[in-house]
Record summary:
c-di-GMP-I riboswitch aptamer, 80 nucleotides, folded computationally.
RNA sequence: CCGCGAGAAAGGCACCCCGCCCGCGAGGGCGGUCCGCAAAGCCGCGGGACUGGAGCGAUCCAGUCGGCCGGGCUGCCGAA
Numbered sequence: 001c002c003g004c005g006a007g008a009a010a011g012g013c014a015c016c017c018c019g020c021c022c023g024c025g026a027g028g029g030c031g032g033u034c035c036g037c038a039a040a041g042c043c044g045c046g047g048g049a050c051u052g053g054a055g056c057g058a059u060c061c062a063g064u065c066g067g068c069c070g071g072g073c074u075g076c077c078g079a080a
Stems, first nucleotide, its partner, number of pairs: 004078002012037002017032006035067001041073003045070003048065007
């Protein structure tokens, strides 16, 4: 350096649910909680799921998630 990832250490994130707020909605923000996570950091590029609208329809337009799969970039620690 590459690969790998432990019932390791330190630090980190936070599903569901609850409260308040925002959004027509999918959903989002903050707080609590802690199912889990070695990229559950960032991007939103390919696919996917979902929402609103248009269209008889194929489909199109605008969005949401990204903790569904893949990709790009970056990164902590360290046994076998």

Model confidence (mean pLDDT): 88 of 100.